[in-house]
RNA sequence: AGACCUGUAAUGUAACCGUUAGAUACAAGAUUUUGAUUCUUGGCGUACAGGUUCAAAUCCUGUCAGGUCUU
Numbered sequence: 001a002g003a004c005c006u007g008u009a010a011u012g013u014a015a016c017c018g019u020u021a022g023a024u025a026c027a028a029g030a031u032u033u034u035g036a037u038u039c040u041u042g043g044c045g046u047a048c049a050g051g052u053u054c055a056a057a058u059c060c061u062g063u064c065a066g067g068u069c070u071u
Base pairs, nucleotide, nucleotide: 001070002069003068004067005066006065007064010024011023013021018054026042027041028040029039030038047063048062049061050060051059
């Protein structure tokens, strides 16, 4: 310098353009003499900026960050 891949909640994964999901974690409550376990409830997300579309996590462009390969 070039090519390719990835970016989703605190963590790790899902999601045919059509309600952003499950688990773990966190907080509150119930149960328990206390703790653990169990149950209920809650909050927290599509890297950033544009574009296409009735509608974008998804498609397109650029930027940023990380990784792999070649030189």